[in-house]
Context: one part of a larger RNA
C1' cells in the first nucleotide's frame, strides 16, 4: 500500500448498484411462508328453472277536466305480468364446501452443529443398479365382485380425540379373462466375465374411467384427457475406485465383524451389509490409531509471479432440522412447518390427560463492540395443482432502514487590489491570511414548485378467421393472421418550464521515518507515543491560537490477512 459481512470516535447533501447477527445449532409472543383438482366420487347448502298467492310499471282505452279548439291531463274497464310470500321438485343448470380419491408437500428457503470422511474436486467404472412428472413409437383398456368415509343414529371426554349401529360412491379395493415382458427349467449361437439372441413349458397387469361432438329409437362411432404392459431416450439420483487438499510422535502401535472364504438373508443394486460355520488374517515410521481443530469447492483478498490467507454475498455438492433413535407411505425421505418412542423445556387442563418446536418470511428477547421492516405484489421468471379459467407460492420481484462498501455528482463560476476590516507574527519598516472576503457579471447540476410521462407486456385466455394431418361429418389437435385482457414497483425513471447562489465540508496530521512551523501556556507536572523517543523555564513531538499540509462525504482508530 492494498483487503473486510466490519466496528468504535468526529462529522454527514444526493443518486445508482451492491451488501446487512461473523457471538447463543440460546429460548421464542404473533401473523404468514404448500396447497389444488368438482372435467374421478357420492353427499349437503345456496340460487336459478317449476306451482301457488301476489299484483307494479308499461301498452290500450277514454268516463270526465283545463280551455288559447287543437293541445295537454286523465277515473272505470281490457291487456300486462315484475318486486315480495309460501311450496314441490330435487329431474335439469349455476356457485360453494366437509369427506372419499389423485398429484404435490423429498422441489423451492434456511443453517453450517455434526463431519478428517469416497463428506468434497477432479477422473473412472457400473456386464452390480433406479429414476414420478416429460418426450417418441407398439399392443392393450374385456367381464365381474365385496366393502368404506361423508352422512344419520346412539355414546364417551374438560378439552385434543374418540367408539358401537345403520346407509353409499368412486380414476379408492379385490379376484378373474388376455399376456411379444418377468422369474424358473430345457436346448442352440455370440462373449473374457452372473451377460446377451432365439425356441419350447408352468405364474403374473388395466380406470367397464372423465370430457367433449356428431348421428341416431337406441346402440355403436369420432375427438381429448387419462390408464396398463413392454421398449427407446431425456432428466435425477444410488454405490464402487485413482489421485488430491491438516495439525501434532511431548499419540507407536491398532483391530474379534476384526481380514479372507463358503453357504443363506436383505437390498434398486455390489460388498461383513447381516447371520451360520471354516481360516488367521488386516493396517502402520511412505505416520496406522488417538487427541485437536474444521463443512468441501468454483472461487475471493494479496502478491510480478511462486506462494500465503480465506471460504461472506453468487454458484455446485454434503450434512442437519429442539436432543437421542426408529420405521410407514412413496418414483424418490428413514422426511424444517408428516407419524412413532424417550429425554429436556414451555403452555393449557375439570388432574383423568393434551399441545409445542422460526438453522422459513418478518417480529421478540438474550448474548454481544455489532448486522434491518411484524412492508406491497403475484405485474415479470420460476415452482405446485388443474383441460383451463384461476387458486397457491415471506421463491422472486420491489419498497423500507443502515456512509456497510464500491462508482458518480454537487456544496458555484467568471471578473475583482483601496492588496479593506478582523486575526497571527513583528526586527514596528513590515509580512501573511489573500482573488481569498466585500462588490459586479452569469450559471442552474442538485434543490423547490407546476405540468407531461413510460420500458419492462408477451405469452396463457377469449372473439373472429387461415392452413395442415385424419375422419362419412362435426368436435378437437397442430400451426398461423388480427383485434381484446393484464404492471406490485409508480404518477416511479425520465422530460418540459419557472425560481433562489440561496439548503449542502469536515476530519486527522505538521520532530524523524513522512508532505506541513511558528507564537503563548506547562515545567520530568499535566501529558504524547507506530518505532526512534519528546516534557526537570524560551518545546516546531505536550495544551491552545494563527499559519501549513493530506484526504474528501467522508476521515482517524483499532481487529484481521497478504
Nucleotide at each position: 500500500g492494498g483487503a473486510u459481512g466490519a466496528a468504535c470516535g468526529c462529522u454527514g447533501g444526493c443518486g445508482g448498484c451492491a451488501u446487512g447477527c461473523c457471538u447463543a445449532a440460546g429460548a421464542c409472543a404473533u401473523g404468514c411462508a404448500a396447497g389444488u383438482c368438482g372435467a374421478a366420487c357420492g353427499a349437503g347448502a345456496u340460487g336459478g328453472c317449476c306451482u301457488a298467492c301476489g299484483g307494479a310499471a308499461a301498452g290500450u282505452g277514454g268516463a270526465g277536466u283545463g280551455c288559447u279548439u287543437g293541445c295537454a291531463c286523465a277515473a272505470a274497464g281490457c291487456c300486462g305480468g315484475a318486486a315480495g310470500u309460501a311450496g314441490a321438485u330435487c329431474a335439469c343448470c349455476a356457485u360453494c364446501u366437509a369427506g372419499u380419491g389423485g398429484c404435490a408437500g423429498a422441489c423451492g428457503g434456511g443453517u453450517g452443529a455434526g463431519u478428517a470422511a469416497c463428506a468434497c474436486g477432479u477422473g473412472g467404472g457400473u456386464a452390480a443398479c433406479c429414476u414420478a412428472c416429460c418426450u417418441c413409437a407398439u399392443a392393450g383398456u374385456u367381464g365381474g365382485g365385496g366393502a368404506u368415509a361423508a352422512c344419520a343414529g346412539u355414546u364417551g371426554g374438560a378439552a385434543a380425540c374418540g367408539a358401537c349401529u345403520g346407509c353409499u360412491a368412486a380414476u379408492a379395493c379385490c379376484g378373474a379373462a388376455u399376456g411379444u415382458g418377468a422369474u424358473a427349467u430345457a436346448a442352440a449361437g455370440g462373449g473374457a466375465a452372473g451377460c446377451u439372441u432365439u425356441u419350447a413349458u408352468a405364474u403374473u397387469g388395466a380406470a367397464a374411467g372423465g370430457a367433449g361432438c356428431c348421428u341416431u329409437u337406441a346402440a355403436a362411432g369420432c375427438u381429448u384427457c387419462g390408464c396398463u404392459a413392454a421398449g427407446a431416450g431425456a432428466u435425477g439420483g444410488g454405490c464402487c475406485u485413482g489421485c488430491g487438499g491438516c495439525g501434532u510422535a511431548u499419540u507407536a502401535a491398532c483391530u474379534a465383524g476384526u481380514u479372507g472364504g463358503u453357504g443363506g438373508g436383505g437390498u434398486a443394486a455390489u460388498g461383513g451389509c447381516c447371520u451360520a460355520c471354516c481360516a488367521a488374517g488386516g493396517u502402520a515410521a511412505c505416520g496406522a490409531u488417538g487427541c485437536g481443530u474444521a463443512g468441501c469447492c468454483g472461487a475471493a483478498c494479496u502478491g510480478a509471479g511462486a506462494g500465503g490467507u480465506u471460504g461472506a454475498c453468487c454458484g455446485g455438492c454434503c450434512a442437519c432440522a429442539c436432543u437421542g433413535g426408529g420405521a410407514c407411505u412413496g418414483a424418490g425421505a428413514c422426511a424444517c412447518g408428516g407419524c412413532c418412542c424417550a429425554g429436556a423445556c414451555u403452555c393449557c387442563u375439570a388432574c383423568g390427560g393434551g399441545a409445542g418446536a422460526c438453522a422459513g418470511c418478518a417480529g421478540u428477547u438474550a448474548g454481544g463492540a455489532a448486522u434491518a421492516u411484524u412492508c406491497g405484489u403475484c405485474a415479470a421468471u420460476g415452482g405446485a395443482g388443474g383441460g383451463a379459467a384461476c387458486u397457491c407460492u415471506g421463491a422472486a420481484c420491489g419498497a423500507g432502514c443502515a456512509a456497510u462498501g464500491c462508482c458518480g455528482c454537487g456544496u458555484g463560476a467568471g471578473u475583482g487590489a483601496a492588496g479593506a476590516a478582523g486575526g497571527u507574527c513583528u526586527u514596528u519598516g513590515g509580512a501573511u491570511u489573500g482573488u481569498a472576503a466585500a462588490a459586479c457579471u452569469c450559471u442552474g447540476u442538485u434543490g423547490u414548485a407546476u405540468g407531461g410521462a413510460a420500458a419492462g407486456a408477451a405469452a396463457a385466455u377469449c372473439u373472429a378467421g387461415a392452413u395442415u394431418a385424419g375422419g362419412a361429418a362435426a368436435u378437437g389437435a397442430a400451426u398461423u393472421u388480427a383485434g381484446a385482457c393484464u404492471g406490485a414497483c409508480g404518477g416511479u425513471a425520465c422530460c418540459a418550464u419557472a425560481c433562489c447562489a440561496g439548503a449542502a465540508a469536515g476530519c486527522c496530521c505538521c520532530g524523524g521515518c513522512u508532505a506541513a512551523c511558528u507564537a503563548c501556556g506547562u515545567g520530568c507536572c499535566a501529558g504524547c507515543a507506530g518505532c526512534c523517543g519528546c516534557g526537570g523555564u524560551a518545546a516546531u513531538a505536550c495544551g491552545u491560537a494563527g499559519g501549513g499540509g493530506g484526504c474528501g462525504a467522508g476521515c482517524g482508530u483499532u481487529a484481521u490477512c497478504c
A computed fold for a 562-nucleotide part of an RNA from an uncultured Bacilli bacterium, annotated as small-subunit ribosomal RNA, 5' domain. It matches the Rfam family "Bacterial small subunit ribosomal RNA". It was read from a public genome assembly.